Bacterial RNase P class A from Peptococcaceae bacterium BICA1-8, 358 nucleotides, folded computationally. The coordinates come from a structure-prediction model, not an experiment, and the mean pLDDT is 77. Lineage of the source: Bacteria > Bacillati > Clostridia > Eubacteriales > Peptococcaceae. Rfam family: Bacterial RNase P class A. Rfam classes the family as a ribozyme.
């Protein structure tokens, strides 16, 4: 100097004057039948790290057509951790990459089925060629000496075909071969130590029957369903319903599938409905920030501080001065919160690696 890796931090600053949205005090006036609204002075206050995708999770909210089983769905190495999660943390194994480091749908294929193009004798327990033995025939020889045909078996050592052919490399042994014997290496099971544990080591046993579970499927766990346009109160229509108690013998009907359940059609009380608009749900929250204290870490408690948008047609803007590492990138809240993806300018730290100078 370059190249590449992990993090953390930041989102122009000050100050001035218009101007828009909310709170909260003061004053009355003004609109609407009402619920309830405007409207003026002061005063505080007003996007992000991603608000954005809406992918996962959970809080509140309804709705027994919500309950129990079967079915379906979804995760899928171990432990932790949270209100949960498929999130994050720590770590086990397996891949990369010279290294810092960095990725992962990482249970089971001897529970069962299924599938494995095209080649090939066979894609799962296999003889097409070779190789070997014995028999019978025919030719040859000094000789079951060789060669030829057939019939019977042996044979996964060679060929040959595929991504993949029944552990792999040599030695030995065979009639030929063959874990049939040894020796390494690979798997697998038992033992025996470590470790919560995924798993690592060792030692023994020839025990060695392919891939595919992002096919079905088994096996452990988690699982209603619809969303703030949820939903609650308020009040001027229009239709007639709505609500609360009891009962449910048969029978009918409602459910995202199937069986059970459960509601409803009954019986009797009681009474306004609840659309258009309003208002609340909606900003004190699994909150932020600083200390301690536990935990390698996620992340927990304690203490002490602080109040940080709330529109509904939807504000968060404009001009002017000064400055700055100098025209500042991606981007705009809409029920909340936690993650995850994706978009992005800048400024700092800690490692690696390569070349150069000392």
């Nucleotide at each position: 100097u370059g190249a590449g890796u992990a993090a953390a931090c930041u989102a122009g600053a000050u100050g001035a004057u218009c101007g828009c949205g909310g709170g909260c005090a003061c004053a009355a006036g003004c609109c609407g039948c009402a619920a309830g609204g405007c409207u003026g002075u002061g005063u505080c206050u007003g996007a992000g790290g991603a608000a954005a995708g809406u992918c996962c999770g959970g809080g509140c909210u309804c709705c027994a057509u919500a309950g129990g089983g079967c079915a379906g769905g979804g995760u899928g190495c171990u432990g932790g951790u949270u209100a949960a999660u498929g999130g994050c943390c720590a770590g086990u194994g397996a891949g990369g990459g010279c290294a810092a480091c960095c990725u992962c749908a990482a249970g089971g294929a001897a529970a069962g089925u299924g599938c494995c193009a095209c080649a090939g004798a066979a894609a799962a327990a296999a003889a097409c060629c070779g190789c070997c033995u014995u028999c019978u025939g025919g030719a040859u020889u000094a000789a079951c000496u060789u060669c030829c045909a057939g019939a019977a078996g042996g044979u996964a050592a060679g060929g040959a075909u595929g991504c993949a052919a029944c552990g792999g490399u040599g030695c030995g042994g065979u009639a030929a071969g063959a874990g049939c014997g040894c020796a390494c290496c690979a798997g697998u099971a038992g033992c025996u130590a470590g470790g919560c544990g995924a798993c690592u080591a060792g030692c023994u046993a020839g025990c060695u029957a392919g891939g595919u579970a992002a096919a079905c499927c088994c096996c452990a766990c988690c699982u209603g369903g619809a969303g703030c346009a949820a939903g609650a109160c308020c009040u001027g229509a229009u239709a007639g319903g709505g609500g609360g108690a009891c009962a449910c013998a048969a029978g009918g009907g409602a459910u995202a599938g199937c069986c059970c359940g459960u509601c409803c059609c009954g019986u009797u009380c009681c009474c306004g409905g609840g659309u258009a608009g309003g208002u609340c749900g909606c900003a004190u929250g699994a909150g932020g920030u600083g200390u301690u204290a536990g935990g390698u870490a996620a992340c927990u408690a304690g203490c002490a501080u602080c109040c940080c948008a709330g529109a509904u047609a939807g504000a968060u803007g404009a001009u002017c001065a000064u400055c700055c590492u100098a025209c500042g990138a991606c981007a705009g809240a809409a029920c909340c919160c936690g993650g995850c993806u994706u978009a992005c300018g800048g400024u700092u730290u800690a490692g690696u690696c390569a070349a150069c100078u000392g």